[in-house]
RNA sequence: UCCAGCCUAACGCCUAAUCUCGAAAAGCAUCGAGAACGGGGGAUCCAAUUCAUCGGGGCGCAUCGCCAAUCGGCGAAGGGUAAUCCUCUUCGGCCCUAGCCCAUCAGCUAACCUCGUCGGCGUCGAUGAGGAAAACC
Numbered sequence: 001u002c003c004a005g006c007c008u009a010a011c012g013c014c015u016a017a018u019c020u021c022g023a024a025a026a027g028c029a030u031c032g033a034g035a036a037c038g039g040g041g042g043a044u045c046c047a048a049u050u051c052a053u054c055g056g057g058g059c060g061c062a063u064c065g066c067c068a069a070u071c072g073g074c075g076a077a078g079g080g081u082a083a084u085c086c087u088c089u090u091c092g093g094c095c096c097u098a099g100c101c102c103a104u105c106a107g108c109u110a111a112c113c114u115c116g117u118c119g120g121c122g123u124c125g126a127u128g129a130g131g132a133a134a135a136c137c
Base pairs, nucleotide, nucleotide: 011122012121013120014119018035019034020033021032022031023030036117037116038115039114040113041112046107055105056102057101058100059099063076064075065074066073067072078096079095080094081093084132085131086130087129088128090126091125092124
């Protein structure tokens, strides 16, 4: 000097998965309440309409096609990708394209009912526009 690993703090990213108050506590954790964000069930009307246990359905971007026919590969659609913050357009680079749940049952759906607030990570460059904040006056 360079590379890699571990720990701590700050700052961030994906995700709905965050914030406030109170009790105990006095650092976190725990319990309770509220706000915010997100999901499911659930009328009329509308839709659907015969047949299935080889069911059917839900969360999620995570589906489809081709080749392999063991691993896996390619492509399309879809999703993600800090330097004040938010949103949008365009062009590239990189990455993902999983997993889980219900249990024979659920279309849409006002009122209403009900559930969750986990987990995993560490940066990319350019372009045009709008809004906000801060600084200054």
Overview
Predicted 3D model of a 137-nucleotide RNA (c-di-AMP riboswitch aptamer (ydaO/yuaA leader)) from a Desulfobacterales bacterium. Its Rfam family is "c-di-AMP riboswitch aptamer (ydaO/yuaA leader)". About the family: This family represents a conserved RNA structure found upstream of the ydaO and yuaA genes in Bacillus subtilis and related genes in other bacteria. The model forms 96% of the base pairs in the Rfam consensus. The sequence was found by an Rfam model in a public genome assembly.